[in-house]
Context: one part of a larger RNA
RNA sequence: CGCAGGAAAUUUAAGGAGCCUCGACUUUAGUACGAGAGGACCGAGUUGACCAGACCGACGGUGUGCCUGUUGUUACGCCAGUAGCAUCGCAGGGUAGCCGUGUCUGGAAAGGAUAAAUGCUGAAAGCAUCUAAGCAUGAAACCUACUCCAAGAUGAGAUUUCCCUGAAGGAUCGUAGGAGAUUACUACGUUGAUAGGACCAAGGUGUACGCACAGUAAUGUGUUCAGCCGACGGUUACUAAUAAUCCGUUCGA
Numbered sequence: 001c002g003c004a005g006g007a008a009a010u011u012u013a014a015g016g017a018g019c020c021u022c023g024a025c026u027u028u029a030g031u032a033c034g035a036g037a038g039g040a041c042c043g044a045g046u047u048g049a050c051c052a053g054a055c056c057g058a059c060g061g062u063g064u065g066c067c068u069g070u071u072g073u074u075a076c077g078c079c080a081g082u083a084g085c086a087u088c089g090c091a092g093g094g095u096a097g098c099c100g101u102g103u104c105u106g107g108a109a110a111g112g113a114u115a116a117a118u119g120c121u122g123a124a125a126g127c128a129u130c131u132a133a134g135c136a137u138g139a140a141a142c143c144u145a146c147u148c149c150a151a152g153a154u155g156a157g158a159u160u161u162c163c164c165u166g167a168a169g170g171a172u173c174g175u176a177g178g179a180g181a182u183u184a185c186u187a188c189g190u191u192g193a194u195a196g197g198a199c200c201a202a203g204g205u206g207u208a209c210g211c212a213c214a215g216u217a218a219u220g221u222g223u224u225c226a227g228c229c230g231a232c233g234g235u236u237a238c239u240a241a242u243a244a245u246c247c248g249u250u251c252g253a
């Protein structure tokens, strides 16, 4: 842009894509079979490998604007306390998010028509013959089935509800993220919790500064499960989503 007004929601499925893998063990059963040695089909159950999808509650990884310890050096006049640089200086932990080595699920069962093959009936050819007419079994392949996409399927489908003339509605713009290269998508724009801030909680780190006390001091103890804190949950309009413009017309030819 189209689907001859617009919006929201629910759908049908032409068509397409994917999947459809391989073991072990127990049992049937030491049975059938076989002189013995050996040793099943069919069926029932359990458990794996591999592949795929989803997820982060647990186990782990990362987590460069989180916390702590610490070395050297420079600076804040000095002490104390901090900050910069040194691979994030190094080291110990670690929220969210993302992830796997982690967890869960699936690769199931079934049907149809068949291949090779196996048959029934049966003539040509008084017999025989699975085939010539007819009928029946039969494989991971084929068509279904299962999962996903799907009306640009221009053949543009269907259903329900609502709205209407500078309207209905949409867009620009702004605050953002379950989205994201841009775009798009999604949520919100004061009739407001969209983001930031504030507060509370969770969670991380691990007991701050200052002061007091003990000790010559290093340091320790108390105040103190403190102090600090990114992404996570909630509450709260304090801040910013203000204002405005454009497109869209004649109830749908």
Stems, first nucleotide, its partner, number of pairs: 001152001005163007015149004021049007033038001050107006059100004066093005071086006110144003117137004164252001169247004173189005194240003197236004203229003210223005